[in-house]
This is a predicted structure of a 72-nucleotide RNA (transfer RNA) from a Candidatus Aenigmatarchaeota archaeon. Model confidence (mean pLDDT): 82 of 100. Its Rfam family is "tRNA". By type it is a transfer RNA.

RNA sequence: GGGCCUGUGGUCGAAUGGUAAGACGCCGCCCUCGCACGGCGGAGACUCCGGGUUCAACUCCCGGCGGGUCCA
Numbered sequence: 001g002g003g004c005c006u007g008u009g010g011u012c013g014a015a016u017g018g019u020a021a022g023a024c025g026c027c028g029c030c031c032u033c034g035c036a037c038g039g040c041g042g043a044g045a046c047u048c049c050g051g052g053u054u055c056a057a058c059u060c061c062c063g064g065c066g067g068g069u070c071c072a
Base pairs, nucleotide, nucleotide: 001071002070003069004068005067006066007065010024011023012022018055026042027041028040029039030038048064049063050062051061052060
């Protein structure tokens, strides 16, 4: 320098055109003599950045940035 893959709450990780799941973690309540486990509830991401297409974009297209991998 080039090809391919990838970027979503604190972490992991779904959604593949129609107002962003779940798990762990965090907070509150219940349970317990107390802790843990367990049960119930809650807060937390408008999706790496900038454009484009569309009535509508996490999703499709273009450019950039970061990461991984292969080639040189």